[in-house]
RNA sequence: GAGUUCCGCUAGGGGUGCUUUUGCAGCUGAGACUGGAUCCGCAAGGAUCCGAACCCUCCGAACCUGUUUGGGUAAUACCAGCGUAGGGAAGCGGCAGUUCAGGACA
Numbered sequence: 001g002a003g004u005u006c007c008g009c010u011a012g013g014g015g016u017g018c019u020u021u022u023g024c025a026g027c028u029g030a031g032a033c034u035g036g037a038u039c040c041g042c043a044a045g046g047a048u049c050c051g052a053a054c055c056c057u058c059c060g061a062a063c064c065u066g067u068u069u070g071g072g073u074a075a076u077a078c079c080a081g082c083g084u085a086g087g088g089a090a091g092c093g094g095c096a097g098u099u100c101a102g103g104a105c106a
Base pairs, nucleotide, nucleotide: 001100002099003098004097005096006094007093008092009091010090011057012056013055014054017027018026019025033051035050036049037048038047039046040045063087064086065085066082068081069080070079071078
């Protein structure tokens, strides 16, 4: 001097499911909110936006693309693979640790 671990600030990205008994109930997970608003609709309901929580931000598997493979569940979920596949959102600062390179001294 550079990288990285960790921490902080600001900004940004993402998903929001299934239900055998339809219940302010249950299940899995980090996260599935009886959250709020607007619009459409006779209604049931649908669409969009805002906020909260959670996770992730390029050494990026957060998350998406899947008539996918195996396990697993009541069903989703969840786990592993295809996957070094194709996409995918960033900057700054800092005590300390660690790695590499250069210089000086002994």
The prediction has a mean pLDDT of 76. This is a predicted structure of a 106-nucleotide RNA (TPP riboswitch aptamer (THI element)) from a Bacillota bacterium. The model forms 92% of the base pairs in the Rfam consensus.